[in-house]
RNA sequence: GCCACAUGAUCGGGAGAACCAGAUAAGCUGGUGCCGAAGGAGCAACCGCCCCGGAAACUCUCAGGCCAAGGGACCGAUUGUGUGUU
Repeated sequence: GCCACAUGAUCGGGAGAACCAGAUAAGCUGGUGCCGAAGGAGCAACCGCCCCGGAAACUCUCAGGCCAAGGGACCGAUUGUGUGUU
């Protein structure tokens, strides 16, 4: 220096789901309904396999969310660090 993986920072992309009543300084309060892509929990194809362990965008909806904005799993770019490899 190349490549692979992990991870930090910055930038870009980034879905779903709402009505009713009241109130109004404030998307505020109440009711009913709904969403799945923060986080959390469950199942387990698979990896591994003595044990221990890892493990989804599936399931649940505790938390969160249901104008916009923000947030947002995840994806990409740049860059830093670590490990491995050559």